[in-house]
């Protein structure tokens, strides 16, 4: 000093401006929460569901655990499959970066939270304000724009 993201300035006091800790403001983000509005035919059946975030739904195949079924047969070793959990692979809703736009390129596509209950939502409530990357050139074309 730039990038992602709401995660940023400011006062106090530890304690001597430390980037740490408490506490308070401003500014940002999030959540609960009426009217209205919006769902809302009937019968079985399987499923709880709901938030923060871009992170959602797949696909074989392989290892390890675990569960069930099956299978070995009791001093003897165990064909095969159900599901589910991690890990490893390939994709993909979507998200970011290339000053704006298209094209190409590139990278990410996690984690966690509430505890059976939450549509919108004025008044009002209530929490968060973290963390993490970066100089191996695609810093590539092309078009708007601007001095």
């Nucleotide at each position: 000093c730039g990038c992602c993201g709401a995660g940023u300035c400011c006062c106090u006091g530890g304690c001597g401006c430390a980037u740490c800790c408490a506490g308070g403001g401003a500014g940002c983000c999030g959540g609960g929460g009426a009217c209205c509005c919006a769902c809302c035919g009937u019968u079985c059946c399987c499923c709880g569901g709901g938030g923060u975030g871009a992170a959602u739904c797949g696909g074989c195949g392989u290892g390890c655990c675990g569960u069930c079924c099956g299978g070995c047969g009791c001093g003897a070793a165990a064909a095969g499959g159900u599901c589910g959990g991690c890990a490893c692979c390939c994709g993909u809703a979507g998200g970011g970066c290339u000053c704006c736009u298209c094209c190409g390129g590139c990278c990410c596509g996690a984690a966690c939270c509430c505890g059976u209950c939450a549509g919108c939502u004025a008044a009002c409530c209530c929490g968060g304000u973290a963390g993490g990357c970066g100089g191996c050139c695609a810093a590539g074309g092309a078009g708007a724009g601007g001095a």

Source information:
Model confidence (mean pLDDT): 76 of 100. Predicted 3D model of a 147-nucleotide RNA (c-di-AMP riboswitch aptamer (ydaO/yuaA leader)) from a soil metagenome. Of the family's consensus pairs, 96% are formed in the model.